[in-house]
Predicted 3D model of a 111-nucleotide RNA (SAM riboswitch aptamer (S box leader)) from Gracilibacillus boraciitolerans JCM 21714. Its Rfam family is "SAM riboswitch aptamer (S box leader)". Rfam links the family to the GO term regulation of gene expression. RNAcentral holds the sequence, with entries from Rfam and Ribocentre. The organism belongs to Gracilibacillus boraciitolerans, within Bacteria. The model forms 97% of the base pairs in the Rfam consensus.
RNA sequence: CUCUUAUUUAGAGUGGCAGAGGGAAUAGGCCUGUGAAGCCCGGCAACCGUCAGUUUGAACAACAAAUUGAAAAGGUGCUACAUCCUACAGGUUAGACCUGAAAGAUAAGAG
Numbered sequence: 001c002u003c004u005u006a007u008u009u010a011g012a013g014u015g016g017c018a019g020a021g022g023g024a025a026u027a028g029g030c031c032u033g034u035g036a037a038g039c040c041c042g043g044c045a046a047c048c049g050u051c052a053g054u055u056u057g058a059a060c061a062a063c064a065a066a067u068u069g070a071a072a073a074g075g076u077g078c079u080a081c082a083u084c085c086u087a088c089a090g091g092u093u094a095g096a097c098c099u100g101a102a103a104g105a106u107a108a109g110a111g
């Protein structure tokens, strides 16, 4: 980088350093010297992993898959705004709204 699967309206700072941008992309609006990015600390969550059950694989053990619960030491991730909203398709419409897709993000697996 590509592919597959799952999730994507919940949650999380009155901290320190730093010093001008940030938000994926288009348009819009938004945040920001009352301090952006980045780094550190803290925190959140529970994808992988861990532990304990249940079901199935004819039966016990082991193992595998599915599923329920617990904890938060490990691998990640996240910590303004619903992925901020929007580009495509369909529907209801007076402004506007609803549904789905695409794209993005994250995790796990494969190449």
Stems, first nucleotide, its partner, number of pairs: 001111008013041001015040003021031002028084001042079003047075002050070008083103001088100005